The RNA shown here (transfer RNA) has 73 nucleotides and comes from a Microcaldota archaeon. RNAcentral holds the sequence, with entries from ENA. The organism belongs to Microcaldota, within Archaea. Model confidence (mean pLDDT): 81 of 100.
RNA sequence: GCCUUGGUAGUGUAGUGGUCUAGCACUCUGCCCUGUCACGGCGGCAACCGGGGUUCGAAUCCCCGCCAAGGCG
Numbered sequence: 001g002c003c004u005u006g007g008u009a010g011u012g013u014a015g016u017g018g019u020c021u022a023g024c025a026c027u028c029u030g031c032c033c034u035g036u037c038a039c040g041g042c043g044g045c046a047a048c049c050g051g052g053g054u055u056c057g058a059a060u061c062c063c064c065g066c067c068a069a070g071g072c073g
Base pairs, nucleotide, nucleotide: 001072002071003070004069005068006067007066010026011025012024013023018056028044029043030042031041032040049065050064051063052062053061
């Protein structure tokens, strides 16, 4: 330098055009439970890498950039 794959809460991930003001688990946190802690139950907070384009509509498709992993030279 070229190619491939990926980037979504603090962490790990689902979502591949509309039914998603984005779901699940862990973490954190409020209440309940308990003599206390743990476990358990019911809630809450928190995210689409940046920019542009296509579209009536983009986390999703396209382009550029950034970052990470792998491959080729």